Context: one part of a larger RNA
RNA sequence: UUGGGCGUAAAGCGCGUGUAGGCGGUUGUUUAAGUCUGAUGUGAAAGCCCCGGGCUCAACCUGGGAAGUGCAUUGGAAACUGGACAACUUGAGUACGGGAGAGGGUAGUGGAAUUCCGAGUGUAGGGGUGAAAUCCGUAGAUAUUCGGAGGAACACCGGUGGCGAAGGCGGCUACCUGGACCGAUACUGACGCUGAGACGCGAAAGCGUGGGGAGCAAACAGGAUUAGAUACCCUGGUAGUCCACGCCGUAAACGAUGGGUACUAGGUGUCGCGGGUAUUGACCCCUGCGGUGCCGAAGCUAACGCAUUAAGUACCCCGCCUGGGGAGUACGGCCGCAAGGCUAAAACUC
Numbered sequence: 001u002u003g004g005g006c007g008u009a010a011a012g013c014g015c016g017u018g019u020a021g022g023c024g025g026u027u028g029u030u031u032a033a034g035u036c037u038g039a040u041g042u043g044a045a046a047g048c049c050c051c052g053g054g055c056u057c058a059a060c061c062u063g064g065g066a067a068g069u070g071c072a073u074u075g076g077a078a079a080c081u082g083g084a085c086a087a088c089u090u091g092a093g094u095a096c097g098g099g100a101g102a103g104g105g106u107a108g109u110g111g112a113a114u115u116c117c118g119a120g121u122g123u124a125g126g127g128g129u130g131a132a133a134u135c136c137g138u139a140g141a142u143a144u145u146c147g148g149a150g151g152a153a154c155a156c157c158g159g160u161g162g163c164g165a166a167g168g169c170g171g172c173u174a175c176c177u178g179g180a181c182c183g184a185u186a187c188u189g190a191c192g193c194u195g196a197g198a199c200g201c202g203a204a205a206g207c208g209u210g211g212g213g214a215g216c217a218a219a220c221a222g223g224a225u226u227a228g229a230u231a232c233c234c235u236g237g238u239a240g241u242c243c244a245c246g247c248c249g250u251a252a253a254c255g256a257u258g259g260g261u262a263c264u265a266g267g268u269g270u271c272g273c274g275g276g277u278a279u280u281g282a283c284c285c286c287u288g289c290g291g292u293g294c295c296g297a298a299g300c301u302a303a304c305g306c307a308u309u310a311a312g313u314a315c316c317c318c319g320c321c322u323g324g325g326g327a328g329u330a331c332g333g334c335c336g337c338a339a340g341g342c343u344a345a346a347a348c349u350c
Stems, first nucleotide, its partner, number of pairs: 003322004007304002012318001014201004021194003025088007033081002035077008049065006091191001092188004096183003103177007110154001115149007125136002162169002206247006215241002220236004258317006266295011299306002323350003332343004
C1' cells in the first nucleotide's frame, strides 16, 4: 500500500522539451483479446454451511448433501474497451494576410549623474551626526566654470501596462532569432493530453582562468554609541558587483495554488487584434476572440478566503504527504575543483 489529502495545518518537482507507460474525438464494417452468458471437466480429505445419526446433553465423533468467488476446454452474444480496415472534421497542426511586445543573441551608439585627473575663479573651512569624532583642507579643500579619462546603470515615458515555460527582461539603432494573438479561406486527417527515467534551461551568492574596476560594498581598520557593542550610526576599504569562457544548480525559485479538456450568474477597469454603428476623422456606443486586474451569484472552504485566470462541477496523466524532535542529518551511492548538491534512514525522545 485501503482510505483521505496537498493556497495558509504534513504535502505541487524552480521551469521546460520529451522516451517508455497511462489515457484518448465522430461514423461504418469486421474480429472476439478484455467483457457477458451456457455446457463439460476439475476444484483431494478434513474444516465452514444444511439435513440426519452416536456418546444421558453439549463439546467431540460420524453419514449424506450443498457451497467452493478459481482454472481449463468448448458453444454462443457484440453494446462498451482493445485489434484490423475504410471514412469524417469539431481536437491538433500547416499555408496565407496583419498588427502588438523591457522575449532571446550580437555589434554599435547617446545623454544625465558619481568618481578621478588637468586648468581657471576664489578663501577657510568642508564633510558627517541625535550630538560628535575619526576623515579631507592654507602643499589651497568645499563651492563654481571649462576640458579630459573611465566604469557601471539607464531618470522622465512607466502603468494591479507588456513579453517570456520558469529564472527573468527596461536608453537608442542595426542585424540574427523564438513564441503568442487576430482575420479570412484552403489543406493534412486524431497527427492528441500527460509524462517515470532522460536531456536542457535555471535569480543571487560562490568557484576556476583571463580581463576590467567609476559607484557601491561582505571581510577588515578607525571614530562614535554602550555596562560591554566582535552590531545598529559615521569615515575609510578588499573580495565581489561588470565582461569573456567554463563550473555550481540552490531560493519565501511564491499565486506558498502541477499540466490538459469540458461545463457552471453577472458587474467594472485595462492591453492586443477584429466586426457593426457613427462621423470629415479620431472618439462615443454595441459586439467577437485572446491576455491581465478588481468586485461579486451559485457552489466550495476549518476559517481566512476562492469564485469562467476556481480553491466550483467532472474526467485523464504526473509529482508529493502520513505526529513533533532527532534531520533534510548520518551512512552508502551519484554529481562537483571546492563550497556543497541530489537521493535518504535509525537508535533515542516527547
Molecule: small-subunit ribosomal RNA, central domain
Organism: Desulfuromonas sp. enrichment culture clone TF